[in-house]
The RNA shown here (c-di-GMP-I riboswitch aptamer) has 88 nucleotides and comes from Virgibacillus salinus.
The model forms 95% of the base pairs in the Rfam consensus.
Its mean pLDDT, the model's own confidence on a scale to 100, is 86.
It matches the Rfam family "c-di-GMP-I riboswitch aptamer". Gene Ontology term of the family: cyclic-di-GMP binding.
């Protein structure tokens, strides 16, 4: 240089809650707010998980109700790319 690997500095993001807005819904976006984060940066058609169920299919004791279903959604679930600084 480069892996590892996480002391210190310079910063960096921004959980739950609340309110406003879109959306059938998961949830997203702005605001306020920090509960953590060395990748909590990107990526969803590199893979895996996982939530939702508008329409679609099919059941029923039937206007309501149940089950399947993703091209919708979750990167702060694993995970694949990339990347600051430089102690031990």
């Nucleotide at each position: 240089u480069g892996u590892a690997c996480g002391a210190a500095a310079u910063g960096g993001c921004a959980a739950a809650a609340u309110c406003a807005u879109u959306g059938a819904a998961a949830a997203a976006u702005g605001a306020u707010g920090a509960c953590g984060c060395a990748a909590a940066g990107c990526u969803a058609c590199a893979g895996g998980g996982a939530c939702u169920a508008a329409g679609u299919u099919g059941g029923a004791u039937a206007u309501u109700c149940c089950a399947a279903u993703a091209a919708g959604u979750c990167a702060g679930c694993c995970a694949g790319c990339u990347u600051u600084c430089g102690a031990a």